[in-house]
Context: one part of a larger RNA
RNA sequence: GAACGAACGCUGGCGGCGUGGAUAAGACAUGCAAGUCGAACGCGACUUUCCCGGUUAGCAAUAACUGGGAAAGUUGAGUGGCGAAUGGGUGCGUAACACGUGGGAAUUUACCCGGAAGUGGGGGAUAGCUCGUCGAAAGGCGAAUUAAUACCGCAUGUGCCCGUGAGGGCAAAGUGGGGGACCGCAAGGCCUCACGCUACCGGAGAAGCCCGCGUCCUAUCAGCUAGUUGGCGGGGUAACGGCCCACCAAGGCGAAGACGGGUAGCUGGUCUGAGAGGACGACCAGCCACACUGGAACUGAGACACGGUCCAGACACCUACGGGUGGCAGCAGUCGAGGAUUUUUCUCAAUGGGGGCAACCCUGAAGGAGCGACGCCGCGUGGAGGAUGAAGGGCUUCGGCUUGUAAACUCCUGUCACCGACGAACAAGGCAUCCGGUUGAACAUUCCGGGUGAUUGAUGGUAGUCGGAGAGGAAGGGGCGGCUAACUCUGUGCCAGCAGCCGCGGUGAUACAGAGGCCCCGAGCGUUGUUC
Numbered sequence: 001g002a003a004c005g006a007a008c009g010c011u012g013g014c015g016g017c018g019u020g021g022a023u024a025a026g027a028c029a030u031g032c033a034a035g036u037c038g039a040a041c042g043c044g045a046c047u048u049u050c051c052c053g054g055u056u057a058g059c060a061a062u063a064a065c066u067g068g069g070a071a072a073g074u075u076g077a078g079u080g081g082c083g084a085a086u087g088g089g090u091g092c093g094u095a096a097c098a099c100g101u102g103g104g105a106a107u108u109u110a111c112c113c114g115g116a117a118g119u120g121g122g123g124g125a126u127a128g129c130u131c132g133u134c135g136a137a138a139g140g141c142g143a144a145u146u147a148a149u150a151c152c153g154c155a156u157g158u159g160c161c162c163g164u165g166a167g168g169g170c171a172a173a174g175u176g177g178g179g180g181a182c183c184g185c186a187a188g189g190c191c192u193c194a195c196g197c198u199a200c201c202g203g204a205g206a207a208g209c210c211c212g213c214g215u216c217c218u219a220u221c222a223g224c225u226a227g228u229u230g231g232c233g234g235g236g237u238a239a240c241g242g243c244c245c246a247c248c249a250a251g252g253c254g255a256a257g258a259c260g261g262g263u264a265g266c267u268g269g270u271c272u273g274a275g276a277g278g279a280c281g282a283c284c285a286g287c288c289a290c291a292c293u294g295g296a297a298c299u300g301a302g303a304c305a306c307g308g309u310c311c312a313g314a315c316a317c318c319u320a321c322g323g324g325u326g327g328c329a330g331c332a333g334u335c336g337a338g339g340a341u342u343u344u345u346c347u348c349a350a351u352g353g354g355g356g357c358a359a360c361c362c363u364g365a366a367g368g369a370g371c372g373a374c375g376c377c378g379c380g381u382g383g384a385g386g387a388u389g390a391a392g393g394g395c396u397u398c399g400g401c402u403u404g405u406a407a408a409c410u411c412c413u414g415u416c417a418c419c420g421a422c423g424a425a426c427a428a429g430g431c432a433u434c435c436g437g438u439u440g441a442a443c444a445u446u447c448c449g450g451g452u453g454a455u456u457g458a459u460g461g462u463a464g465u466c467g468g469a470g471a472g473g474a475a476g477g478g479g480c481g482g483c484u485a486a487c488u489c490u491g492u493g494c495c496a497g498c499a500g501c502c503g504c505g506g507u508g509a510u511a512c513a514g515a516g517g518c519c520c521c522g523a524g525c526g527u528u529g530u531u532c
Base pairs, nucleotide, nucleotide: 001532002531003530004529006528007527008526009525010524013379014378015377016376017375018374019372020371026335027334028333030332031331032330035082036081037080040079041078043076044075045074046073047072048071049070050069051068052067053066054065055064056063057062089290090289091288099214100213101212102211103210104209107207108206109205112203113202114201115200117198118197119196120154122152123151130143131142132141133140134139159170160169161168162167174195175194176193177192178191179190182189183188216262217261218260223253224252225251228250229249230248231247233245234244235243265287266286267285268284269280270279271278272277292313293312294311295310296309315326316325317324318323343369345368346367347366351365352363353362354361355360382412383411384410385409392403393402394401395400416473418468419467420466421465422464429455431453432452433451434450435449436448437447476521477520478519479518480517481502482501483500487516488515489514490513491512497504498503
């Protein structure tokens, strides 16, 4: 000098873009952060309409109430499906195929895309609901009953798997929209479209595994190793493999640093530097690891699973003392420790994700706003004129010099802030309807394209534009002995104090303190810490 996720002191007008728990991976009140589908399924409640019946009032039409059934809609819990393994957080652990880079073969892959084949016919349960029962609760137990795209046989076998072969083995589920003839009382059959389902081949993207090379300090760590190193056979896995096991052999690693100890997430990169290099790895992006601590598996295409399960432990909470419940290193927020790090905000309008045919629902991802001069950048605090060089202050050799065109004063301007008016972009889409094409037997439907119509904005009455008023509301911090740019007076008297180094202060201190002046930077300026 440059830099910073900074902190501290003094000061502080506005905006844009960034950025903000670096310490206790300490403990957490409260709310939210993963749901969705009724076009898979049965049931309950409510509303509306229709049908059948009853009671009351009335002569009656009818009205009110009520029971049963059907349809449509809303809603509740449940069965079922998909998702919950992504997204988001943190850096504890890890010196390792963890990461980076370049290769490899013995693998898997839900959803998505392409190809090609099928979707026939049966069965038994169970949650819910009801009844009983145990418990303070959390939560169970028993009985009866019911549905499915839940579950299980059978058939078929394009294919796929095992086998040298003969041969053996393996599937499936329906739901919704629409419809002319024909069949049927109807539901429907039948036709068609869409979403699904099953077996398979290929792809895309994703993941697992193996290897070469690279990857901090320490030799005051020199020897390390028994599943250890290799083989044969097996088990296990999606898959290779001592991954695991039985047997056999005695190997394997090491001064090119094994083993041990310390420290540490790695990288793209960031900072600095002319470079070489050195230091670092906040934000953003990729990978890895972790989710109170330790261990384990289940489900699943995928986890050994942050907001799942089980066991153990510590901690905290509830309790009827028998027993239960919890996990912010998600977003906010609290306490604690600390020099130190924000709102218990708005919206799903956009982008993206999950579910759904869709409408739509969910989304503390995300988009925004709020707070902090924490950083970078931009703007302003006025411009021009103005000498009797006013007053005041300071210095003085008492002549004057300086503050100083500075002020006053005159003429202007109108950024920002303030007031008023108008007022965005981010909107693509979805819905309704019409037209053309596609599908098809079809002027049903589906899909594609186009026209028209009414609509969808958190930010936000914000940005911006115009108008108004008015110099009015907006400057400080550090320094002035040398290094180093900037000097005098007064006070103090080795005191009080200063100080980065050299060093100042003991009566004329440009070095302390105050003042005037000056220098530097400026909404900042200094100090401290750290790196080069």

The prediction has a mean pLDDT of 88. This is a predicted structure of a 532-nucleotide part of an RNA (small-subunit ribosomal RNA, 5' domain) from a Prochlorotrichaceae cyanobacterium. NCBI's taxonomy places the organism under Bacteria, Cyanobacteriota, Cyanophyceae, Prochlorotrichales, Prochlorotrichaceae. Its Rfam family is "Bacterial small subunit ribosomal RNA". The RNAcentral record of the full RNA draws on ENA.